[in-house]
RNA sequence: GUGGUUGUAGCUCAAUUGGCAGAGCAUCGGAUUGUGGUUCCGAGGGUUGCCGGUUCAAGCCCGGUCUACCACCCCA
Numbered sequence: 001g002u003g004g005u006u007g008u009a010g011c012u013c014a015a016u017u018g019g020c021a022g023a024g025c026a027u028c029g030g031a032u033u034g035u036g037g038u039u040c041c042g043a044g045g046g047u048u049g050c051c052g053g054u055u056c057a058a059g060c061c062c063g064g065u066c067u068a069c070c071a072c073c074c075c076a
Base pairs, nucleotide, nucleotide: 001072002071003070004069005068007066010025011024012023013022019056027043028042029041030040031039049065050064051063052062053061
């Protein structure tokens, strides 16, 4: 350089053929307990990598770009 895959909450991952962005863990508060842990209830936390386009509507489709990983090519 070429091709492919990947990027969503602090972490690990979902989200049907485009139609209200979610779960578990973690964090915070409460209940329970002599304390802690366990268990239960609740809450906060998001520019869906970035820029643009299509659409009434985009995490999802299109173009560009960046990161990580894999394969291949060229030079030495």

Transfer RNA from Verrucomicrobia bacterium UBA3869, 76 nucleotides, folded computationally. The sequence was found in a public genome assembly. Rfam family: tRNA. The family's RNA type in Rfam is transfer RNA.